[in-house]
RNA sequence: AUCGACAAGAGCAAACUAUCCGAGAGGGUAGGGCGCAAAGCUACCGGUCCUGAACAUAACGUCGGACAGCGGGGCUGCCGAAA
Numbered sequence: 001a002u003c004g005a006c007a008a009g010a011g012c013a014a015a016c017u018a019u020c021c022g023a024g025a026g027g028g029u030a031g032g033g034c035g036c037a038a039a040g041c042u043a044c045c046g047g048u049c050c051u052g053a054a055c056a057u058a059a060c061g062u063c064g065g066a067c068a069g070c071g072g073g074g075c076u077g078c079c080g081a082a083a
């Protein structure tokens, strides 16, 4: 370095609930805990989702937006059994 344990100590937090924000996808906070070795950060590529406003349309679509806990890429990072 790869790697990832019925290891140690910490960390994060799905569904759901309350409340707030948003047109919506969704997001913040609190509770909660399904899971997670990058479930830390990043929309660069693919993907999925949204349609109030803008373009266009028969429809697909374009622009814009959301998701990093969908996959990949990039940046950073705790621990140390086995191999």
Base pairs, nucleotide, nucleotide: 002083003080004079011036012035016031017030018029019028020027021026034069040075041074042073044072045071046070047067048066049065050064054062055061